[in-house]
Formats: sequence, C1' cells, structure tokens
RNA sequence: CGAGCCGGCCGGGCGGCCGCGUCGACGCCGGCAACGGCGUCGCCGAGGAAAGUCCGGACUCCACAGGGCAGGGUGGUGGGCAACACCCACCCGGGGCGACCCGCGGGACAGUGCCACAGAAAGCAGACCGCCGCCGGUCGGGCGACCGCCCGGCGGUAAGGGUGAAACGGUGGUGUAAGAGACCACCAGCGCCCGGGGUGACCCGGGCGGCUCGGCAAACCCCACCCGGAGCAAGGCCAGACAGGGAGCGCCCGAGGGCUGCCCGCCCGAGCUCCCGGGUAGGCCGCACAUGAGGUCACCGGCAACGGUGGCCCGAGAUGGAUGGCCGCCGCCCACGACCCUUGCGGUCGCGGGCACAGAAUCCGGCUUACAGGCCGGCUCGUCCC
RNA sequence: UCGGGGGUGGUGUAAUUGGCAACACAGCUGGUUCUGGUCCAGUCGUUGGGGGUUCGAGUCCUCCCCCCCGAG
Repeated sequence: CGAGCCGGCCGGGCGGCCGCGUCGACGCCGGCAACGGCGUCGCCGAGGAAAGUCCGGACUCCACAGGGCAGGGUGGUGGGCAACACCCACCCGGGGCGACCCGCGGGACAGUGCCACAGAAAGCAGACCGCCGCCGGUCGGGCGACCGCCCGGCGGUAAGGGUGAAACGGUGGUGUAAGAGACCACCAGCGCCCGGGGUGACCCGGGCGGCUCGGCAAACCCCACCCGGAGCAAGGCCAGACAGGGAGCGCCCGAGGGCUGCCCGCCCGAGCUCCCGGGUAGGCCGCACAUGAGGUCACCGGCAACGGUGGCCCGAGAUGGAUGGCCGCCGCCCACGACCCUUGCGGUCGCGGGCACAGAAUCCGGCUUACAGGCCGGCUCGUCCC
Repeated sequence: UCGGGGGUGGUGUAAUUGGCAACACAGCUGGUUCUGGUCCAGUCGUUGGGGGUUCGAGUCCUCCCCCCCGAG
C1' cells in the first nucleotide's frame, strides 16, 4: 500500500424569537361533589433502537398456588445473572491459507413410522447382468482320453458392471472351481477394558473383540430439567344517576365462583343466568419514591461474563395523548462551476440540495429487526522497501 | 394488553403422511369468418421475503413484511 476479520462508540453543535406538556409557588375562576381549568414565574422534557411484542422477570389480583393426566418450553459442558430461549469461557462437528465465522449440539440396540424416482436389492434379508461348478440335451472337432459353442435344470458367489443422496468397511496380498474378513498387513469406524490429563463436556496413549449392524427425531416418540392462572382495561379508592318487570335454576340433598383443558382435592358461597326497560359512561391512586436487579470512574477478585468496596453523576411522564416551528453561524455528505498545483479517490472558493431509522405510555434485563453519515481500537493474509 | 387464522401465475382456487407445482377464467400468437364474437390449436406466467433442517421444502423450524378475525 492492497485485500479482509473482529470489537466498541457517536448519530448533528451553538445562539436568538415564538410555541407545547408535567410538576412547584402565587393569583383568579368552574363544578352538587370527587376534583379540575386559566394566567404569570421557575425546574425538567425521547431512543440506540423508545419499534416488533419474541423470551425472561418485577409488580398486582386470584387459596400465597396441592396431586395426577394433558399441554408448553429448554437441550454439549462449566460458570454468570433476580431470571431467561440472554451473556462469558471451554469441548465437539463443519467452513476459511489465516484473523475468524456457523451450529434447535440429548437419545436411532425402548417402540412405531418414512426413505419418492432409478435400481436386482433401501434396512433384512436378498441377487438382474456377470463369474464358477455339477447334471442333461443338441451340434461341431479329435483315432482316442477329451475339448468347445448353444439351450435347459440344480447349486456356489458378491470380485466386476450398472442405479442412487445413501448399497453391508477401504487398499494391497494370500487363498479358491469362481470368490468372499475366509485369512494376513496397514488404515477408517464401533464396542469393551486399562493408564494418564481435565471440576466437566472431552482429549492423549495402549490392549482386546466380532471383523463392521445406514439416514431422518426442525416425524411421532423416549429421557433429563423447567413452567399455577391472568395481566396496569392488573388492582384499589371516591363521587354522582336510575325504576323496575318477566322466565329458569338454587338456598347446606347447595346453584354459581376461585381454577386454566380434564379429574381429584381444597376454599368462598346465597344468590346466579337469560330477556325487556331505565341510568351513567366522571374523578383520583397505581404512575415517575434515589426504598434504583440505575449509570460511570478508581481499586480489588476473576481468562471472561460478572461480583465487592469507595467517589461522582442521573429527577420525561401524557390519557386524543407534550417533546415542535422559523432564522443566523458552524460541521458533515452529494452534484455543478471557476481557479491552483506537487495531476490526485487532491486543495481553495462560489452556488444549489440534503443530514438517516424512528419516536415514550406500568417498569426493568435480553433478543430480533430498521438506520444517512462518521470516529476509535485490535488482528490476519499478500506485495514492496530497509 | 392478550389470543387465533391466512399469504400459491393477472384473478379465483387445488396439491393424500415432505417426492415431477396444477385447474378454470384472463393475456398473447395463429386458424376459422367479409369483420367481430363463439369455437379450435399453441404459448406466456406462480409458492410474500431472508436463513436453516433434509438426498429433496408450497408443506417442517426460525427471523422479518403484509392482511383478516376474536376477547376484555
């Protein structure tokens, strides 16, 4: 210099004018009330994803939550965390020359199922062509022993051919009628045993065995572990209005409900369901508590995620839903024009356009997705120079 | 806030347990006709997007996008 691989961060700045929302103080006003509105001043006022709502929690109520079946989730090992499907480290498999990346990564000797087409055969046995032996027939050759072609029958083979995504180990040799782990050497794989290392997944080395018995569980299923249900319209409080009528079931031999699909068990229990008619459709808390699973810096422990101690910093909160608009200067990007030179992916000036994705709604931790442009750090490979 | 269903040529719909993506109408070309229609023959074109599992994906898994429905 070129090509690449990781990790982290920013995502407009300053000033002026006008405007919006919450809260506080003061003043005025409205409402039967709970409470609210208006004006002035002051404080504060979106994000890295506030998003999708895909996981996990906090919180609230239901019996503070019991058993079984069903259902759902997770799936190498060890650790972190409030918890997780998240994070860190390692192991194994795959990809890359490499930095590094990817993996829903338990079980296919518990059972069931599937493997299209092609092929003889697709999972437990079997053999289409071929090869070989025996018997029979026919034909030909030979003096003869016998040999050969063809056809049929019985049998042996799995070397070779061909199919497929996948074919019962691979290569070489011995052997044989032809062959074959039938036997031998090396290699691959499986199982068992022993020794060593590691917390562990697993790794390294040695021996023995039958020589060898696919793949799919993101098919049903099996195994281990986890999950009670609902969700801030949870839930609680207050104020005001009205008019009852009919039908059915039930009042301890108990309707109905908590409780979700079912069963058991437990608890509450005098009302419940439907139809017609009437009334209201308001306010407050939850909810912005720093009583935080907050941030950041330093030190300590740890490979790391993270944890401990100390210092400093951080105060949005609506309920038709605020966080906006204009102007000036600067910054960055793009296009055009002019000039300059050390001709380049260059610099200066002028003019014009642009500055993404998006946007709180009970609150946190993650994941995923969207994103103009830019910054920083570490590493790998190649080429050249010293 | 929570739950359920769906996306296949231009349109409406099929696809048995994963095994050659199809039917009708429409479009285009040609023929028949004096011309148009009808009719006949042929043709074009498809699984919402990305990734994965598998020999093989419309179908199974996962992440996005869009549409519809339901509960309080």

Two RNAs folded together computationally: RNase P RNA and transfer RNA, 458 nucleotides in total. Rfam match: Bacterial RNase P class A. Its mean pLDDT, the model's own confidence on a scale to 100, is 76.